[in-house]
Predicted 3D model of a 355-nucleotide part of an RNA (large-subunit ribosomal RNA, domain IV) from a Pseudomonadota bacterium. The full RNA is in RNAcentral, with records from ENA. Its Rfam family is "Bacterial large subunit ribosomal RNA".
Context: one part of a larger RNA
RNA sequence: CUAUGGCUAAGGAACUCGGCAUAAUGGCCCCGUAACUUCGGAAGAAGGGGCGCCUCGGUAGGGUGAAAGAACUAGCUUCUGGAGCCCGAGGAGGCCGCAGAGUCCAGACCCAAGCGACUGUUUACCAAAAACACAGGUCUCUGCUAAGUCGAAAGACGAUGUAUAGGGGCUGACGCCUGCCCGGUGCCGGAAGGUUAAGUGGAGGUGUUAGCCGCAAGGCGAAGCACUGAAAUUAAGCCCCGGUAAACGGCGGCCGUAACUAUAACGGUCCUAAGGUAGCGAAAUUCCUUGUCGGGUAAGUUCCGACCUGCACGAAUGGCGUAACGACUUGGGUACUGUCUCAGCCGUAGACCCG
Numbered sequence: 001c002u003a004u005g006g007c008u009a010a011g012g013a014a015c016u017c018g019g020c021a022u023a024a025u026g027g028c029c030c031c032g033u034a035a036c037u038u039c040g041g042a043a044g045a046a047g048g049g050g051c052g053c054c055u056c057g058g059u060a061g062g063g064u065g066a067a068a069g070a071a072c073u074a075g076c077u078u079c080u081g082g083a084g085c086c087c088g089a090g091g092a093g094g095c096c097g098c099a100g101a102g103u104c105c106a107g108a109c110c111c112a113a114g115c116g117a118c119u120g121u122u123u124a125c126c127a128a129a130a131a132c133a134c135a136g137g138u139c140u141c142u143g144c145u146a147a148g149u150c151g152a153a154a155g156a157c158g159a160u161g162u163a164u165a166g167g168g169g170c171u172g173a174c175g176c177c178u179g180c181c182c183g184g185u186g187c188c189g190g191a192a193g194g195u196u197a198a199g200u201g202g203a204g205g206u207g208u209u210a211g212c213c214g215c216a217a218g219g220c221g222a223a224g225c226a227c228u229g230a231a232a233u234u235a236a237g238c239c240c241c242g243g244u245a246a247a248c249g250g251c252g253g254c255c256g257u258a259a260c261u262a263u264a265a266c267g268g269u270c271c272u273a274a275g276g277u278a279g280c281g282a283a284a285u286u287c288c289u290u291g292u293c294g295g296g297u298a299a300g301u302u303c304c305g306a307c308c309u310g311c312a313c314g315a316a317u318g319g320c321g322u323a324a325c326g327a328c329u330u331g332g333g334u335a336c337u338g339u340c341u342c343a344g345c346c347g348u349a350g351a352c353c354c355g
Base pairs, nucleotide, nucleotide: 001350002349003348004347005346006345007344008343010341011340014339019336027051028050029049030048031047036041038173052095053094054093055092056091061087062086063085064084068080069079070078071077072075096100108334109333110332111331112330113329114328115326116325120132121131136171137170138169139168140167141166142165148157149156150155174321175320176319177318179251180250181249184248185247186244187243188242189241190240193239194238195237199233200232204228205227206226207225208224211220212219213218252270253269254268255267256266279313280310291307292306293305294304295303
């Protein structure tokens, strides 16, 4: 020096990103116990006191209940009875030590805030959480050979269930609530009109050539065959019409105005499908920003309470609260300490030296 133990004057978080780590608390009995609350809790809140051994004495008291006896309804009966065994205070007197829950084992606590209701689950081997799940809420699909899922199929699950059931999505206890927009996208409904495939249809066209015309070159050209092919007919879809936001999503700008100033209840104007309601707000969201004011400190970029100028909160991608809960996160306090001022000593195992 490394690891691991023991002790430390005075101070006691001055350490540090941060009380990380140490220390402290610790059991049983008794007293006592706040805000808040969903009346269950919070609570072992907090904060105090007692605790050994000997004698009275295994006492007071309690539990169990044998033998024996009695009665009759004669029984696995009832009553009396109290042995034995077990549990066991409180009190009085006394004894010893520094110390009596004498070792081991064995909660630190309080105040405030954020997030998540809770118990649970998770990254086997760097993340345990505010993430996932969760009861509860809501939307949607599904009438049974259900929807959905696996499987070329047979078949199986769903389910030996049947809408108080089953699948899917979102939200996430509880309380108070959940505003406006259907223009876009999606979904649902509608079927008049427009558009629209194959198929049906076959007007027309083309090729070929019996034949005809022509001196010839060549021209015309029926039927048949072959190729092509217009109109017409025609579904869903799309266009179109309507509904739907706890579907995907969205929820404005400029200018002026009150008898100090400032501000603007008010007015004007442009745009929009509609212009953000309640509640909350420098927030797990605030750039400017250590915003400003208040609290706490001698001193506070953190914290708490307010303000609102919300760069860029906002209502089931839920909003705001909330008792209880949390190896979560943040701020403060009491206790306690070698975390520190500031380091020292001692033990054990190594490292190291000699052999």